[in-house]
């Protein structure tokens, strides 16, 4: 340079003029409550603060609030899935391990179990799951047949074979010699695979000689098994004020102290509560409704919750390979709005994209004076500057998203 | 802002791993004088997008787009 790879960061800047929503002050105005002190409400001045990197999708975790359970553990129903760590917690992160891609940096991976059981493998094809013979191979042996007999040939009958062909997405290891009538893990020697075992590692796992010729293909993002993990709803949760009504009805579900009498309505006795009246006692009074749900109506207000938290830093030290944790300084009104403010306009600047000028530049042509105008540069006009915007809060992922910088690494080619 | 259901032919709506079908509508024929009715024959899908999981995906799973419902308080 040129072409990749990863990792983090911005995502326009100033000034003026106008305007927005909020806090907080005011010997300010105006009402309105109060006996003043004081108070509230609107206004005005005046200081400060006012989108994100994702506020988004709402996809996973929590934090908060109601609601419901004695607590555990079962069962149900979801979820998570190679070790290990890191966190409040997670499905995230961070190392590591296996496996696949890439010359490499590096990047993917829903990555437990198919000898627990069930179940699927369409068409094709002989055979598709206790494996099979359609074309082929063979026909040593047995059988016919030539031959006088032998030795030799021949038929492909009984029969063997799965080496080869063909089907498929997949056909019960692979290459390779030896073996064989032909073959075949049949034997043998590398690879693969499977079992205990030794060594290393916290551990997935890795190595290693030995054993077993190999016997159970694939799919769990099919039911299932195995560890492990979760009660359910959402700030319209929820808590209070304040207006308004047919303070209405219909279904459940839980109560209505005991007892006698009645179909019942209620009647008496008893035992309870509250008052009076010092007490024993007596006299009045009081004792049923609450929840859920639907129809029907009525309001469409305003306070809290609400933002200071698992906060934040070009900040220092210490642990760790990292995620990430401890310790110490330091900040502080770092938005809290409820049809929802955070925004417009003017101007210099920054960036890109297009035109135009030959500009005392670079560069091209030319001996030069000069010319050209493809490309860098400058100058001047225009036009653009992304995706998108909080709504109770927070870790995370996913998605979007114009241009931008900053480091780090890898492979070419060239020079020194 | 919070929950929640679908997206398959023009239109209605089945199909839950093996080459997507009804019913209405449509086109053409046949009965008619002609038309309805009948009758017969026939076309049609990026399965809303995109990527995995299987040999095979309308269907199983992930992400993204589109469209419907729902949920305040008083008694």
């Nucleotide at each position: 340079c040129c072409g990749g790879g990863g990792a983090g960061c911005c995502g326009g800047g100033c000034a003026g003029c106008c305007g927005c929503g909020g806090u907080g002050u005011c010997a300010u105005u105006g009402u309105c409550c109060u006996u003043u002190u004081g108070g509230g409400c609107a206004a005005g001045a005046u200081a400060c603060c006012g989108a994100g990197g994702a506020a988004a999708g709402u996809c996973c975790g929590g934090g908060c609030u109601c609601c419901a359970c004695g607590a555990a553990a079962c069962a149900a129903g979801g979820g998570u899935g190679g070790c290990g760590g890191g966190u409040a917690a997670c499905g995230c992160c961070c190392g590591c391990c296996g496996c696949g891609g890439g010359u490499a940096a590096c990047c993917g991976c829903a990555g437990g179990g198919a000898a627990a059981g069930u179940g699927c493998c369409a068409c094709a094809g002989a055979g598709a799951g206790u494996a099979u013979a359609c074309c082929g191979c063979c026909g040593a042996u047995g059988g016919c047949c030539c031959c006088u007999a032998a030795a030799g040939g021949g038929c492909a009958c009984a029969g063997g074979c799965a080496a080869g062909g063909g089907u498929g997405a997949a056909a019960g290891g692979g290459u390779g010699c030896g073996g064989c009538a032909a073959g075949a893990g049949c034997g043998c020697a590398c690879c693969g695979g499977g079992g205990a075992c030794c060594u290393g590692g916290u551990g997935a796992c890795a190595g290693g000689g030995c054993c077993c010729g190999c016997a159970u293909g694939g799919c769990a993002a099919a039911c299932c098994c195995c560890a492990c993990c979760c009660g359910g709803a959402g700030c319209a949760a929820g808590a209070c004020c304040g207006c308004a009504u047919a303070g209405g009805g219909g279904u459940c579900u839980c109560g209505c102290g005991c007892c006698u009498g009645g179909c019942g309505a209620c009647a008496g006795g008893c035992a309870g509560g509250a008052g009076c009246g010092u007490u024993u006692c007596g006299c009045u009074c009081c004792g049923a409704g609450a929840g859920a749900u639907c129809c029907g109506g009525g309001u469409u207000g305003g306070u809290c919750g609400c933002u200071g938290g698992a906060g934040c830093g070009u900040c220092g030290g210490g642990a760790g390979c990292a995620a990430u944790c401890c310790c110490g300084c330091g900040c502080g009104u770092a938005a809290g709005a409820u049809g929802a403010a955070u925004g417009g306009c003017u101007g210099c600047c920054c960036c890109c994209g297009c035109a135009g000028c030959g500009c005392u530049g670079g560069u091209c042509g030319g001996c030069a004076a000069c010319g050209a105008a493809a490309c860098c540069g400058g100058c001047u006009g225009c036009g653009g500057g992304a995706c998108a915007g909080a709504a109770c809060c927070c870790g995370g992922c996913u998605u979007a998203c114009a241009g931008g910088c900053u480091c780090c690494c890898c492979g070419g080619c060239a020079c020194c | 802002g919070c929950c929640u259901g679908g997206g398959u032919a023009g239109c209605u709506c089945a199909g839950u791993g093996g080459u997507a079908g009804a019913g209405c509508a449509g086109a053409c024929g046949a009965c008619u004088g002609a038309a309805a009715a009948u009758c017969g024959u026939c076309g049609u899908g990026u399965c809303g997008g995109u990527g995995g999981u299987u040999c095979g995906a309308c269907u199983c799973c992930g992400c993204c787009c589109c469209c419907g419902g729902g949920c305040a308080c008083c008694a």